[in-house]
Molecule: FMN riboswitch aptamer (RFN element)
Organism: Marisediminicola senii
RNA sequence: UACGUGCUCCGGGGUCGGUGAAAGUCCGAACCGGCGGUGACAGUCCGCGACCCGCGGCCUCCAGAAACGGAGGCAUCGGUUGAGCCGGUGGAAUUCCGGGACCGACAGUAAUGAGGCCGAAAGGCCUCUCAGUCUGGAUGAUAGGACGCACGCG
Numbered sequence: 001u002a003c004g005u006g007c008u009c010c011g012g013g014g015u016c017g018g019u020g021a022a023a024g025u026c027c028g029a030a031c032c033g034g035c036g037g038u039g040a041c042a043g044u045c046c047g048c049g050a051c052c053c054g055c056g057g058c059c060u061c062c063a064g065a066a067a068c069g070g071a072g073g074c075a076u077c078g079g080u081u082g083a084g085c086c087g088g089u090g091g092a093a094u095u096c097c098g099g100g101a102c103c104g105a106c107a108g109u110a111a112u113g114a115g116g117c118c119g120a121a122a123g124g125c126c127u128c129u130c131a132g133u134c135u136g137g138a139u140g141a142u143a144g145g146a147c148g149c150a151c152g153c154g
Stems, first nucleotide, its partner, number of pairs: 003152005008146003015029004030133002032104002034048004043102002052079003057074006085099004106136003113128006
């Protein structure tokens, strides 16, 4: 010590108010931004990751004489997966500065929203939709990172 192998460690942020019997889900305002790359710094460019799915692959279990069948799991495979413009500076920026926008897996949980039913009425009941910030899977996994360690190579 670029590089290779093994190991170790690290590896996601954010809330108040109103209404109400009850809401961090409704309404108003506020706040947040993983990893690598990119001529200069990126939630919105190019890719990757978490989540989800699989007719394929692999593994386990059940059942069967066998063929076939059933259940579950895994990621090295495939699929799915959101959102940016205008002006300025500059050699270079959808990345900086100014303006004004937009986006945010799955499951759970209050619609006062939507639809329907019962009832003379007061009222009651049913179904559907509703969380980036709450709870949960997750003390997990992972893109990756180390100006960490060891060995090798040079």